[in-house]
Context: one part of a larger RNA
RNA sequence: GAACGAACGCUGGCGGCGCGGAUUAGGCAUGCAAGUCGAACGGACAUUUAGCUUUUUCGAAUGUCAGUGGCGAAAGGGUGAGUAACACGUGGGUGACCUACCUUCGAGUGGGGGAUAACGUCCCGAAAGGGACGCUAAUACCGCAUGACAUCCUGCCUUUGAACAGGUGGAGAUCAAAGCUGGGGAUCGCAAGACCCGGCGCUUGAUGAGGGGCCCGCGUCCGAUUAGCUAGUUGGUGAGGUAACGGCUCACCAAGGCGACGAUCGGUAUCCGGCCUGAGAGGGCGGACGGACACACUGGGACUGAGACACGGCCCAGACUCCUACGGGAGGCAGCAGUGGGGAAUUGUUCACAAUGGGCGCAAGCCUGAUGACGCAACGCCGCGUGGAGGAUGAAGGUCUUCGGAUUGUAAACUCCUGUUGCCAGGGACGAAUGGCUCCGACCUAAUACGUCGGAGUAUGACGGUACCUGGUGAGGAAGCCCCGGCUAACUCUGUGCCAGCAGCCGCGGUAAUACAGAGGGGGCAAGCGUUGUUC
Numbered sequence: 001g002a003a004c005g006a007a008c009g010c011u012g013g014c015g016g017c018g019c020g021g022a023u024u025a026g027g028c029a030u031g032c033a034a035g036u037c038g039a040a041c042g043g044a045c046a047u048u049u050a051g052c053u054u055u056u057u058c059g060a061a062u063g064u065c066a067g068u069g070g071c072g073a074a075a076g077g078g079u080g081a082g083u084a085a086c087a088c089g090u091g092g093g094u095g096a097c098c099u100a101c102c103u104u105c106g107a108g109u110g111g112g113g114g115a116u117a118a119c120g121u122c123c124c125g126a127a128a129g130g131g132a133c134g135c136u137a138a139u140a141c142c143g144c145a146u147g148a149c150a151u152c153c154u155g156c157c158u159u160u161g162a163a164c165a166g167g168u169g170g171a172g173a174u175c176a177a178a179g180c181u182g183g184g185g186a187u188c189g190c191a192a193g194a195c196c197c198g199g200c201g202c203u204u205g206a207u208g209a210g211g212g213g214c215c216c217g218c219g220u221c222c223g224a225u226u227a228g229c230u231a232g233u234u235g236g237u238g239a240g241g242u243a244a245c246g247g248c249u250c251a252c253c254a255a256g257g258c259g260a261c262g263a264u265c266g267g268u269a270u271c272c273g274g275c276c277u278g279a280g281a282g283g284g285c286g287g288a289c290g291g292a293c294a295c296a297c298u299g300g301g302a303c304u305g306a307g308a309c310a311c312g313g314c315c316c317a318g319a320c321u322c323c324u325a326c327g328g329g330a331g332g333c334a335g336c337a338g339u340g341g342g343g344a345a346u347u348g349u350u351c352a353c354a355a356u357g358g359g360c361g362c363a364a365g366c367c368u369g370a371u372g373a374c375g376c377a378a379c380g381c382c383g384c385g386u387g388g389a390g391g392a393u394g395a396a397g398g399u400c401u402u403c404g405g406a407u408u409g410u411a412a413a414c415u416c417c418u419g420u421u422g423c424c425a426g427g428g429a430c431g432a433a434u435g436g437c438u439c440c441g442a443c444c445u446a447a448u449a450c451g452u453c454g455g456a457g458u459a460u461g462a463c464g465g466u467a468c469c470u471g472g473u474g475a476g477g478a479a480g481c482c483c484c485g486g487c488u489a490a491c492u493c494u495g496u497g498c499c500a501g502c503a504g505c506c507g508c509g510g511u512a513a514u515a516c517a518g519a520g521g522g523g524g525c526a527a528g529c530g531u532u533g534u535u536c
Stems, first nucleotide, its partner, number of pairs: 001536004006532005013384006020376001027339002030337003035071003040068002043065007078295003088219007097212003102208001104206006110144001112142002119134006150174003153170006179200006187194002221267003228258003233255008270292004274285004297318005320331004348374001350373003356370001357368004387417004397408004421477001422473006431463001436458008480525005485506003491520005501508002
């Protein structure tokens, strides 16, 4: 000199964009943060309504509710405790692998069965919750059929260092499925429907994209006042296990494997893109943003699933907190706000799904503390203002004085202006166009259904009556902080008298202190200025 997620002192007008628990990965009141689908399914309730009607019963439509079922909940969001490791970075390998939803191309979607929740009747319990019996549905569950380019077995050929790869054969064996919905009306049918044309699904293959698993080369802090470490340890055979290779696990066999090119041990630490500094080389750092990893009260475990060994799932143990009828139960903010604690120190228990994105849904739509916004804090960067021009009896006052004057100083007063900003008034956005609905047209079609495309109209804004524009008002509301001995830009007076004090270093102060304190003057920076801390 530069920098900072800063803090402290004094001061403080406005705006834009950022940024804000670095400490106790310490404890948490309260609210919200993951739901959705009735176009998978049966029901309960409410409303409306057609028919028959005394009541009732039965049918239809709409809405709400819990349940069965599907998809999601493994994403998004948080934190950095652990980890010195294939964790990360980079470059490769997978002839050792997986992949829901999505893309493209095939094939299929036949026919049956038994249950169960909801519900009803009871029972137990303070509660959380649980049990018995009975009824019922499905895109829930289970057989059967069909079944290949799938899997297993096997022959040959090709590529290869090597076949579990590719191609072509063989005899057998094994494995599938589910429906829902829009339209049509020729034929059949009392009707439902069969049937036909679509849409969404379902099953089974192949394929792409995106995502992931595993393996390897190289790189990745300090300590030798840590020198030896290792028994599933190192390798083999066989088996098990996994999506997959592998001591991953196990049985047996062998005795190996690592290490001064630093093993082992101890300490510290998430890693990177990057950020800061520096002419560079380098040094330091890893907050915000982006990628990867790890974790979710502490420790362990598996279940479900395409995917987890799962932050707002389950089980066990532990600590802690809460409820209890004492028998037993409930909980997990390192999600967003918020609270007390610790700390030098870090914000609202706000608004909205209007936009972007995500989940579910045919869709309308619902959900979304992701996100978009507003709020708080000079915490940072950037921009603007606090007025401009004229104005010498160089006013008064202050300070100094050699008492002549000098200086503050064009500074003020005063005159003429301007109107940034502030305040008041009026107007007033972009971000919104998709989707939906109505109408029209084109394509498709038997079709004026459905679907796709195009056009017109209509609806939708949290921010927000905000930004912005115009007018009015009136210099009116808006300057401080540090320093002045040398380094280092800037000097005098008074007080004090090695005292009180200053100080980054050198050093000042013991009666003329430009170094302490005050004043006048001056210098520097400026809505900031200094100090402290840290890095280069």
Molecule: small-subunit ribosomal RNA, 5' domain
Organism: uncultured bacterium